[in-house]
Context: one part of a larger RNA
RNA sequence: UUGGGUUUAAAGGGAGCGUAGAUGGAUGUUUAAGUCAGUUGUGAAAGUUUGCGGCUCAACCGUAAAAUUGCAGUUGAUACUGGAUAUCUUGAGUGCAGUUGAGGCAGGCGGAAUUCGUGGUGUAGCGGUGAAAUGCUUAGAUAUCACGAAGAACUCCGAUUGCGAAGGGCAGCCUGGCUAGCUGCAACUGACAUUGAGGCUUGAAAGUGUGGGUAUCAAACAGGAUAAAUACCCGGGUAAUCCACCCGGAAAACAAUGAUUACCAGGUGUGCGGGGACUGACCCCCUGCGUGCCGCAGUAAACACAAUAAGUAUUCCACCUGGGGAGUACGAUCGCAAGGUUGAAACUC
Numbered sequence: 001u002u003g004g005g006u007u008u009a010a011a012g013g014g015a016g017c018g019u020a021g022a023u024g025g026a027u028g029u030u031u032a033a034g035u036c037a038g039u040u041g042u043g044a045a046a047g048u049u050u051g052c053g054g055c056u057c058a059a060c061c062g063u064a065a066a067a068u069u070g071c072a073g074u075u076g077a078u079a080c081u082g083g084a085u086a087u088c089u090u091g092a093g094u095g096c097a098g099u100u101g102a103g104g105c106a107g108g109c110g111g112a113a114u115u116c117g118u119g120g121u122g123u124a125g126c127g128g129u130g131a132a133a134u135g136c137u138u139a140g141a142u143a144u145c146a147c148g149a150a151g152a153a154c155u156c157c158g159a160u161u162g163c164g165a166a167g168g169g170c171a172g173c174c175u176g177g178c179u180a181g182c183u184g185c186a187a188c189u190g191a192c193a194u195u196g197a198g199g200c201u202u203g204a205a206a207g208u209g210u211g212g213g214u215a216u217c218a219a220a221c222a223g224g225a226u227a228a229a230u231a232c233c234c235g236g237g238u239a240a241u242c243c244a245c246c247c248g249g250a251a252a253a254c255a256a257u258g259a260u261u262a263c264c265a266g267g268u269g270u271g272c273g274g275g276g277a278c279u280g281a282c283c284c285c286c287u288g289c290g291u292g293c294c295g296c297a298g299u300a301a302a303c304a305c306a307a308u309a310a311g312u313a314u315u316c317c318a319c320c321u322g323g324g325g326a327g328u329a330c331g332a333u334c335g336c337a338a339g340g341u342u343g344a345a346a347c348u349c
Stems, first nucleotide, its partner, number of pairs: 003321004008302001012317001014202004021195003025088007033081002035077008048066007091192001092189003095185006103178001105176005110154001114150008125136002162170002207247001209245004221236001223234002258316002261313003266294011298305002322349003331342004
C1' cells in the first nucleotide's frame, strides 16, 4: 500500500458554515471524451511460452509461431458515465397561514437568604468538634426587633420536560429587537443537492492582560487539633468566583457511537402540531416532527444495539495498524505567558 476496521479491544475531528474536490433525481434530443467492437502502424534483438530441427542425450544452439495484456491513428456502436441543449417536479429552497421553546442579545423590576453598619431589648457566654482548642465576647457578643447598604444567586413549579450546531451551554418576572424548528397549504423557483481536504467562525471550567467590583464561598497562606500531619476536621483568609473588553482553544468537549439519504415486525409512555369521529373540553382513530422504555428479524467476541441501529445499502470526510519510549525530542507554526497544533527515532519487551 492493499485489505480489514473505528460504543467498550488501536481508531469519529469538540461543533458549525463553507472553497477546491468527490458523488449526485426524472424525461427527450445531440455529441462521442470515458466505455465497447473492427482495422492499420508500432510495441528492437536477446529473454519467456509452444511446435519442429541440429550437436549420440542434456545443458546449449537454430528456425517458425505465440505472447508482448501497452501506445498512437482510423472506421463504427451508443445501453451506461461525462459534455451541450430543451423540459419536468418528487429532492432542495422560497412564499402564505398557524404554532412551540430555560434559543441568543439588551434594558428594567422583584422577594427570600447572607454579610456588614446604625439604633432598641437583653446578659454571659457564643461558636465549633469524635473530644477539644485557636477564634468572637462586659469597649456588651450570641439571641431578638426595626431601619439601612452591598454583592452574588434565583426556593417551589421542575419532569427519562423543552431549546440549541456544539459546550461542565440555556431556568425569578417583565419589555424590546434578533433568531430557529415544527405543522398545514401546494402558490413560486426548477436539481439550485450531499459531503467537505485546506479556510473561516464558534467553543465549559481553570488560566492570562487592563480596568472595575468583592456579599458568599474559597486554591495558596499562616493558626488550632494530632505522637507527628506538607492531610482529613475546626477558626481565619488572598487570588479566583461577578462585570466590561481582549487573549487562549486544551476537556471522560461522551451517546466514549462523524455527516447524508433510502429501506426493514410490533408494543408502550411523553412534548409540540395537523386531521377524523363525537352533543362534547376529554376519551378514541389516523398522521408529522422530537424525546424515552421494551422487543422481533438482523447484527455483534460478548455485553448488548435494535426505525433516535451497533440491521441492510449509498455518497463524502476524519481516523487506526503491538506495548513502552511519547503525545516526548527536533524543526515549523500560533500564543503576552501558561502552553497549543503538527509530530519522529534510537533503544527495549
Predicted 3D model of a 349-nucleotide part of an RNA (small-subunit ribosomal RNA, central domain) from an uncultured bacterium. Model confidence (mean pLDDT): 83 of 100. RNAcentral holds the full RNA, with entries from ENA.